[in-house]
Molecule: RNase P RNA; transfer RNA
Organism: uncultured Rhodobacteraceae bacterium
RNA sequence: GUGGAUGGCUGGAUGGCUGCGGCAGCAAUGUCGAGGAAAGUCCGGACUCCAAAAAGCACGGUGCCGGGUAACGCCCGGCGGGGGCAACCCCAGGGAAAGCGCCACAGAGAACAGACGGCCACGCAUGCGUGGUCACGGUGAAACGGUGGGGUAAGAGCCCACCGCGCAAGCGGUAACGCAAGCGGCACGGCAAGCCCCACCGGGAGCAAUGCCAAAUAGGGACCUCGCGUCGCAAGACGGGGAUGCUUGAACCCCAGACGGUCCGGGUUGGCAGCUAGAGGGCGUCUGGCAACAGGUGCUCGAGAUGAAUGGUCAUCCAUGUGUGGGCAACCACGCGGGACAGAAUCCGGCUUAUAGGCCAUCCGCGCAU
RNA sequence: GGGUGAUUAGCUCAGUUGGUAGAGCGCUUCCUUUACACGGAAGAUGUCGGGAGUUCGAGCCUCUCAUCACCCA
Numbered sequence: 001g002u003g004g005a006u007g008g009c010u011g012g013a014u015g016g017c018u019g020c021g022g023c024a025g026c027a028a029u030g031u032c033g034a035g036g037a038a039a040g041u042c043c044g045g046a047c048u049c050c051a052a053a054a055a056g057c058a059c060g061g062u063g064c065c066g067g068g069u070a071a072c073g074c075c076c077g078g079c080g081g082g083g084g085c086a087a088c089c090c091c092a093g094g095g096a097a098a099g100c101g102c103c104a105c106a107g108a109g110a111a112c113a114g115a116c117g118g119c120c121a122c123g124c125a126u127g128c129g130u131g132g133u134c135a136c137g138g139u140g141a142a143a144c145g146g147u148g149g150g151g152u153a154a155g156a157g158c159c160c161a162c163c164g165c166g167c168a169a170g171c172g173g174u175a176a177c178g179c180a181a182g183c184g185g186c187a188c189g190g191c192a193a194g195c196c197c198c199a200c201c202g203g204g205a206g207c208a209a210u211g212c213c214a215a216a217u218a219g220g221g222a223c224c225u226c227g228c229g230u231c232g233c234a235a236g237a238c239g240g241g242g243a244u245g246c247u248u249g250a251a252c253c254c255c256a257g258a259c260g261g262u263c264c265g266g267g268u269u270g271g272c273a274g275c276u277a278g279a280g281g282g283c284g285u286c287u288g289g290c291a292a293c294a295g296g297u298g299c300u301c302g303a304g305a306u307g308a309a310u311g312g313u314c315a316u317c318c319a320u321g322u323g324u325g326g327g328c329a330a331c332c333a334c335g336c337g338g339g340a341c342a343g344a345a346u347c348c349g350g351c352u353u354a355u356a357g358g359c360c361a362u363c364c365g366c367g368c369a370u
Numbered sequence: 371g372g373g374u375g376a377u378u379a380g381c382u383c384a385g386u387u388g389g390u391a392g393a394g395c396g397c398u399u400c401c402u403u404u405a406c407a408c409g410g411a412a413g414a415u416g417u418c419g420g421g422a423g424u425u426c427g428a429g430c431c432u433c434u435c436a437u438c439a440c441c442c443a
Base pairs, nucleotide, nucleotide: 001366002365003364004363005362006361007360008359009358010357012317013316014315015314016313017312018311020033021032022031023030024029035341039352040351042350043349044348045347046346047206048205049204050203054248055247056246057245059202060201061200062199063198064078065077066076067075068074079093080091081090082089083088094197095196099195100194101191102190103189116137117136118133119132120131121130122129123128124127145163146162147161148160149159150158165184166183167182170179171178172177210273211272212271213270220264221263222262223261224260229238230237231236239255240254241253242252280301281300282299283298284297285296286295287294288293318338321336322335323334324333325332326331371442372441373440374439375438376437377436380395381394382393383392389426397413398412399411400410401409419435420434421433422432423431
């Protein structure tokens, strides 16, 4: 200088006038007011309700090891596998001898299968038959270990060496796993984002949850099911019902005119709370840790709307781009342009997706110079 | 804001990874008829909403994106 990889920040500023919303104030006035994704609604929770909770089943989710976290399918570190010259990146990464299922077409044959071409031996005879063989070739996504040598009629783990696979023990590591040596059959595919098995986790709905006040109507009507009874002075027990998947037991509430189920009809569409100070955020620093992160400490910050606020206008500066002119260059003047993705709605921790432009740091490769 | 589904030929709809996609209506040509309709015969329909992944192979399985529809007080 150039190509690449990883991580982070930002995505305009100031002032005047005017228009909004919250809070404080008698008032004047003061002060605050959208994001890194506010998005998708893919996960995990906090919180509220189902009366409340336990166990089991069904159903669903995760899946190497260790750590972090309130928790997670997230994050960090490592192991194994793959890609890349490398920095780095990717992996829905447990089990195929628990069982079932699938591997079409082609091919001789697709799981303990197979004899097609070919090779060899024999017989008859120029081509066929019998026997042996699967090393070579063909088919296919994949052909029942690979390379080399020996051996054989021709071959084959038939034998040997190395690799690969398996086995128990040894060493290192918290572990996943790795290391060197030994022994062994030298026979045992793939798919579990197929069903399934194993380990762990999970009740369900969701702030339009839920609670209060005010007002109004018809404390409406019809149908169905269980009980509608027993004991007992009473309390209570038996019976029925009450999780928002089902079943069961304890405990609690209701029932005898259902607290249940189905259908028809009427009123209400108003106000308040929930509604923002939390597993808080930011900056600096100390301790522990490879790190994620945890603990301590100092300073500082804070939208709560409800047909849904944070806008408009003027001026100046200015990151970047572009045009013209001047200048050796740095740069200066004038003009255009404010251009990305895009707007809170209960709140947090993540993931995923979209993103014009600008800046910073570290690492790797290539080339050149010293 | 939250929740539940759908997307296949011009239209309405089927289609369990099992081998590279169908039916009806519609469209084109021919036959029949004085002519049309009906009827008969033969055809052409298509990136299965987009992308990535698993698999030898995906309309179907998984993830993500886009569009459309419905529910809640």